[in-house]
Context: one part of a larger RNA
RNA sequence: UUGGGCGUAAAGCAUCUGUAGGUGGCUUUUCAAGUCUGUCAUCAAAUCCCGGGGCUCAACCUUAGACAAGAGGAGGAAACUACCAAGCUGGAGUACAAUAGGGGAAGAGGGAAUUUCCGGUGGAGCGGUGAAAUGUGUAGAGAUCGAAAAGAACACCAACAGCAAAAGCACUCUGCUAGGCCGAUAAUGACACAAAGAGAUGAAAGCUAGGGGAGCAAAUGGGAUUAGAUACCCCAGUAGUCCUAGCUGUAAACAAUGGAUAUUAGGCAUUGUGCGUAUCGACCCAUGCAGUGUUGUAGCUAAUGCAUUAAGUAUCCCGCCUGGGGAGUAUAUUCGCAAGAAUAAAACUC
Numbered sequence: 001u002u003g004g005g006c007g008u009a010a011a012g013c014a015u016c017u018g019u020a021g022g023u024g025g026c027u028u029u030u031c032a033a034g035u036c037u038g039u040c041a042u043c044a045a046a047u048c049c050c051g052g053g054g055c056u057c058a059a060c061c062u063u064a065g066a067c068a069a070g071a072g073g074a075g076g077a078a079a080c081u082a083c084c085a086a087g088c089u090g091g092a093g094u095a096c097a098a099u100a101g102g103g104g105a106a107g108a109g110g111g112a113a114u115u116u117c118c119g120g121u122g123g124a125g126c127g128g129u130g131a132a133a134u135g136u137g138u139a140g141a142g143a144u145c146g147a148a149a150a151g152a153a154c155a156c157c158a159a160c161a162g163c164a165a166a167a168g169c170a171c172u173c174u175g176c177u178a179g180g181c182c183g184a185u186a187a188u189g190a191c192a193c194a195a196a197g198a199g200a201u202g203a204a205a206g207c208u209a210g211g212g213g214a215g216c217a218a219a220u221g222g223g224a225u226u227a228g229a230u231a232c233c234c235c236a237g238u239a240g241u242c243c244u245a246g247c248u249g250u251a252a253a254c255a256a257u258g259g260a261u262a263u264u265a266g267g268c269a270u271u272g273u274g275c276g277u278a279u280c281g282a283c284c285c286a287u288g289c290a291g292u293g294u295u296g297u298a299g300c301u302a303a304u305g306c307a308u309u310a311a312g313u314a315u316c317c318c319g320c321c322u323g324g325g326g327a328g329u330a331u332a333u334u335c336g337c338a339a340g341a342a343u344a345a346a347a348c349u350c
Base pairs, nucleotide, nucleotide: 004321005320006319007304008303012318014201015200016199017198022193023192025088026087027086028085033081034080035077036076037075039073040072042070049065051063052062053061054060091191092188094186095185096183099180103177104176106174107173108172109171110154114150115149116148118146119145120144121143125136126135162169163168206247207246208245209244210243211242215241216240220236221235222234223233258317259316260315261314262313263312266295267294268293269292270291271290272289273288274287276285299306300305323350324349325348332343333342334341335340
């Protein structure tokens, strides 16, 4: 390299948009670039193959012939691919009319709890643990009642549910805004799929600047435990957690499963929606489309299992893998304020 692979053995980029290149629906026409076909010339000699001959045979030598991919010339064919031209509507998007939703970002409001503070009542413990102690309290704690402030998170509803490209999204209301899906009818007429490089988004932690700081809590201090205890348990407690503007660009970023299209038994549950039947209405019943689950045939799989949401059967495109360690390391380059991130070896060794 070919081949073979990528849920769990090595291997799917964290996710999306999109350029080049790749691939591409149905019908008819043109053309002949790809494709196919015979033909012409060419592919030195030697070698190989084959008929004959010569060394006693053979190797070897020799002579006649044949083979031929490829590239080239001039003809021919027109199914397929490409091209030219004209159409089509099933793919795709648009318009219309409904609809569900924690989709996004902004503003406003809310109550429970916690802590602190002020006042009243009250008078000895409270707190904590396996047991204790550190801690806290007669300078009046804890408990209880009332007033106030602050910050953060939104109980029940809540689901095996919903939405979003993923990360993720949940108190209530308002305006702004993106996407999906069902429906019936119009117009466009392949406008599509996937995507190297590129760009955008990207939990938590971390970084810069300015705010904020109730609770929690790396670090740190103290008390225990222990042979020791730089831990697990307890009492405190700073960064941080929150907001604004930037940076970082990584996670077991997982369904450890790239995207698209077609196709292939059923059963049960559930979300959205349409239609039919029925009804005062909700519900119920049957059925179509779009999701989300569960079970399970065929098939696949090393097994586990997957199974119309495939890990089945096929096509297209991208990414990635190639024994373990050394190593996701060194060096170098790019990015970053830094922390680090990305790309990414070899010697050696088993």
Predicted 3D model of a 350-nucleotide part of an RNA (small-subunit ribosomal RNA, central domain) from Trichopus zeylanicus subsp. travancoricus.
Its mean pLDDT, the model's own confidence on a scale to 100, is 88.
The RNAcentral record of the full RNA draws on SILVA.
Taxonomically the source falls in Trichopus zeylanicus (Eukaryota, Viridiplantae, Petrosaviidae, Dioscoreales).